[in-house]
Context: one part of a larger RNA
RNA sequence: UGGCGGGGGAGCACCACAAGGGGUGAAGCCUGCGGCUCAAUUGGAGUCAACUCCGGGAACCUUACCAGGUGCGACAGCAGGAUGAAGGCCAAGCUGAUGACUUUGCCUGACGCGCUGAGAGGUGGCGCAUGGCCGUCGCCAGCUCGUGCCGUGAGGUGUCUGGUUAAGUCCAGGAACGAGCGAGACCCUCACCCUUAGUUGCGACCGCGAAAGCGGGCACACUAAGGGGACCGCCACCGUUAAGGUGGAGGAAGGAGGGGGCAACGGCAGGUCAGCAUGCCCCGAAUCACCUGGGCCGCACGCGGGCUGCAAUGGUGGAGGCAAUGGGAUCCGAACCCGAAAGGGGGAGGUAAUCCUUGAAACUCCACCGUAGUUGGGAUCGAGGGCUGUAACCCGCCCUCGUGAACCUGGAAUCCCCAGUAAUCGCGUGUCAUCAUCGCGCGGUGAACAAGUCCCCGCUCCUU
Repeated sequence: UGGCGGGGGAGCACCACAAGGGGUGAAGCCUGCGGCUCAAUUGGAGUCAACUCCGGGAACCUUACCAGGUGCGACAGCAGGAUGAAGGCCAAGCUGAUGACUUUGCCUGACGCGCUGAGAGGUGGCGCAUGGCCGUCGCCAGCUCGUGCCGUGAGGUGUCUGGUUAAGUCCAGGAACGAGCGAGACCCUCACCCUUAGUUGCGACCGCGAAAGCGGGCACACUAAGGGGACCGCCACCGUUAAGGUGGAGGAAGGAGGGGGCAACGGCAGGUCAGCAUGCCCCGAAUCACCUGGGCCGCACGCGGGCUGCAAUGGUGGAGGCAAUGGGAUCCGAACCCGAAAGGGGGAGGUAAUCCUUGAAACUCCACCGUAGUUGGGAUCGAGGGCUGUAACCCGCCCUCGUGAACCUGGAAUCCCCAGUAAUCGCGUGUCAUCAUCGCGCGGUGAACAAGUCCCCGCUCCUU
């Protein structure tokens, strides 16, 4: 100087509590991990900060694993080679299959893995040799420097104290005065207004038309570029006349307006040699490369995350009504027709504010069900059919019929959340030939409680 303490003080945070809301922990299923099994069940990640993570939804491919088969040595030297190297081919054998190999024969005509070195290649090893990138402390408010001053010196001071703030934010004091990185400012987006612009968008008004619509139109809406607007600016109170705080007015918005991007000096020998790069070591005719099949999906069991439920605020049938973000050339695919449905035929239009995806669902109305393992719940299994793909046995998805399991609110424990949030409802997209209970987004409906504290868990500062 720093760290730590079941030392003290001050402050803070729904990855803390309190007050509340919804879950997980019980069940079935999905998924990741351990374990066990296996020829192989490739490997990594391991408290927070591993476990729907490696964009890791693996039928082949992917793929690194296993079984079987096959291929590959630039360059140099040695030995070989027109008495025929390497290569190709009929037949037979071998084989899951193959002039891949073997036997016999033929074609061709100059090189050559037989040996020693040396290479190519390696998802082989070391993340404790590394770069780069990422996670985390950290939704933190800290980390330093110049000059001066103090100390023999390490170093201290500034960075402390009081108040205040989301903040080392600012104010006041003080041997300090200033400055840098960080915080803030900045950038994007959402909410209000104005200007510009008007097609593919809009539809107030006018004309034509039976209507669909067409022609004027650019007001409104929307789109997308620029600008305005919020600053404790105004008022009252508190405070030191300060910084600031509490309430109010005006305002679309009020005290950082909501959300995001960016994010210090450093620590964790954190993670990644399997994205890539890279040092050293190793393999080198196999630890390289290709193919076929299998495996990564295996199941006495344990753990994490999720989905669906256990019902009546519900289920089922019918009718009605309202989105937004996105995506779309070997792609999105309309109308119409066939089918009970999945789906099939069809091919308009669309290179996209034009066309398609595109019926949103929860919701509202009517009817039934009447507390029952049921008209709840859908696991599991049987049968038939459809789609993608060379190929659905291991091991895909969808439809219909049948079958109808556990489950009647979940112990100890534990997670998330304060507002358009939680909860709940559907939709889009990424991956993608096919496959979503996943990730990332989008909108619809829309609460309860608190506005506090440091008791628990932890973090920051001062002090010991």

The part of an RNA shown here (small-subunit ribosomal RNA, 3' major domain) has 464 nucleotides and comes from an uncultured archaeon.
It matches the Rfam family "Archaeal small subunit ribosomal RNA". The family has 86 seed sequences and 709 matches in Rfam 15.1.